[in-house]
Predicted 3D model of a 378-nucleotide RNA (Bacterial RNase P class A) from Desulfatibacillum sp. The sequence was found by an Rfam model in a public genome assembly.
RNA sequence: GGAGUAGUCCAGGCGGUCGCCGGUCCGUUCAGGACGGGAGGAAAGUCCGAACACCGCAGGGCAGGGUGCUCCAUAACGUGGAGUCGUGGCGACACGAAGGAAAGUGCAACAGAAAGCAUACCGCCGCGGAGGCGGCGCCGACGGCGCCUCGCCCCCGCGGUAAGGGUGAAAAGGUGCGGUAAGAGCGCACCAGUCCCCCGGGUGACCGGGGGGCUCGGCAAACCCCACCCGGUGCAAGACCAAAUAGGGGGGCGUUUGAGGGCGGCCCGUCCGAGCCCCCGGGUAGGUCGCUGGAGGUGCCGGGCAACCGGCAUCCUAGAGGAAUGACCGCCGCCCCCGCAAGGGGGAACAGAAUUCGGCUUAUGGACUGCUCCGGCC
Numbered sequence: 001g002g003a004g005u006a007g008u009c010c011a012g013g014c015g016g017u018c019g020c021c022g023g024u025c026c027g028u029u030c031a032g033g034a035c036g037g038g039a040g041g042a043a044a045g046u047c048c049g050a051a052c053a054c055c056g057c058a059g060g061g062c063a064g065g066g067u068g069c070u071c072c073a074u075a076a077c078g079u080g081g082a083g084u085c086g087u088g089g090c091g092a093c094a095c096g097a098a099g100g101a102a103a104g105u106g107c108a109a110c111a112g113a114a115a116g117c118a119u120a121c122c123g124c125c126g127c128g129g130a131g132g133c134g135g136c137g138c139c140g141a142c143g144g145c146g147c148c149u150c151g152c153c154c155c156c157g158c159g160g161u162a163a164g165g166g167u168g169a170a171a172a173g174g175u176g177c178g179g180u181a182a183g184a185g186c187g188c189a190c191c192a193g194u195c196c197c198c199c200g201g202g203u204g205a206c207c208g209g210g211g212g213g214c215u216c217g218g219c220a221a222a223c224c225c226c227a228c229c230c231g232g233u234g235c236a237a238g239a240c241c242a243a244a245u246a247g248g249g250g251g252g253c254g255u256u257u258g259a260g261g262g263c264g265g266c267c268c269g270u271c272c273g274a275g276c277c278c279c280c281g282g283g284u285a286g287g288u289c290g291c292u293g294g295a296g297g298u299g300c301c302g303g304g305c306a307a308c309c310g311g312c313a314u315c316c317u318a319g320a321g322g323a324a325u326g327a328c329c330g331c332c333g334c335c336c337c338c339g340c341a342a343g344g345g346g347g348a349a350c351a352g353a354a355u356u357c358g359g360c361u362u363a364u365g366g367a368c369u370g371c372u373c374c375g376g377c378c
Base pairs, nucleotide, nucleotide: 001374002373003372004371005370006369007368008367009366010365012332013331014330015329016328017327018326020038021037023035024034025033026032040350044361045360047359048358049357050356051355052234053233054232055231064230065229066228067227068226069083070082071081072080073079084098085096086095087094088093099225100224104223105222106219107218121165122164123161124160125159126158127157128156129155131153132152133151134148135147136146137145138144139143173191174190175189176188177187178186192215193214194213195212196211197210198209199208200207201206238289239288240287241286248280249279250278251277252276253275260272261271262270263269296315297314298313299312300311301310302309303308334347335346336345337344338343
């Protein structure tokens, strides 16, 4: 310098002007005034797990769903940390659909002889048979006949074999020596795998070593088996206060003795007239709470490899109504372009709370750090 890999941090700063939404105070008839506060690392997706609330629920089981190497962390998790094993990468590192196939049922396209308990296409070997070549003998001869214990080729049949070839994702461990008619863990040595036992290390997954047995499997993201976990709905949860109108319950007065109402307040009068008044209770509109101080943030110290935990100090940081959090200007900082310079011009992402937390995932601009590999120079 190049290529990579893992991670951490930031999300422009200060000032001013005009707005928007809450809060407190002043003012009070309204208008208004002062002070102070007002988005994020993802507020997003709503994918997991909780708190909280209501409903359901004696206990246990079945069904159903989820999770699935180990230990740890945590309120909990399908999350995280540290590891184990496997796979990929030269490496830093990354990823994991990582329980069980000696419980049962099932599956394996195509190819191939054969895919489940055995089998044999080519090949190799043995035996038997037919033929050809060859060899030997006989007949005078082209030629024919007979023999071959031993030869070569080809075909057929019976049998042996699983080394080799070929098929496949997968085919009875691998290499070598012996052995054999040819072969074969048939025997032996080394290696590999697996099971059992023992020893050592580790909390554990597991690792290392020794001995013995075995050498047919794969798939559980097929059903299944095993272990553990799991009630439902969500702040539009839910709680409280509580109009008008219309229902409900109770009481009183009244309907020839006229309650009540209209005719400007009262009396008389006149007209209408069968209802009128009070109390209680439920629901609706509306209002209040739930509502943000919490498994909280920051700093220091301590424990732990870490996730995380504990102690002390300190801070309070949106809480809403169909919903505010904005715009502009100046200076500085960052990046890009022009310029020798002074300076000038331009740019700055994704997005946006609504009960609250812990995660995951996705979107997105930049800065920095550790580590790895390659190349160059000293």
Rfam family: Bacterial RNase P class A. By type it is a ribozyme.